[in-house]
RNA sequence: UCCGAGAAAAGGCAAAACCGGGGAAACCCCGGUGACGCAAAGUCAUGGGCCUAAAGCUGUACUGAGUCACGGCCGCCAGACUGCCGAU
Numbered sequence: 001u002c003c004g005a006g007a008a009a010a011g012g013c014a015a016a017a018c019c020g021g022g023g024a025a026a027c028c029c030c031g032g033u034g035a036c037g038c039a040a041a042g043u044c045a046u047g048g049g050c051c052u053a054a055a056g057c058u059g060u061a062c063u064g065a066g067u068c069a070c071g072g073c074c075g076c077c078a079g080a081c082u083g084c085c086g087a088u
Stems, first nucleotide, its partner, number of pairs: 005088001012038002017033006036075001042081003046078003049073003056067003
């Protein structure tokens, strides 16, 4: 110096739930409280997967059904980029 693993220390992020707001909706987003956990639980929607179905299409004939992402999830997996510490 590189790769892999991850002690200690200093810190970081923030699950569920609750309150307020946005959204047609989303196990969705924002703010506050809160801490389940996380060594990338930092960023990116590129691949896979998952959630929702407003508009559209089909279709019903009376108000319900099917399909679908241009919506969403990076705290689902992979990939890419970047980053704190310095025992072993």
c-di-GMP-I riboswitch aptamer from an Anaerolineales bacterium, 88 nucleotides, folded computationally. Its mean pLDDT, the model's own confidence on a scale to 100, is 84. Taxonomically the source falls in Anaerolineales (Bacteria, Bacillati, Chloroflexota, Anaerolineae). The model forms 95% of the base pairs in the Rfam consensus. Rfam family: c-di-GMP-I riboswitch aptamer. From the family's description: GEMM was predicted in a large-scale screen for bacterial structured RNA regulatory elements.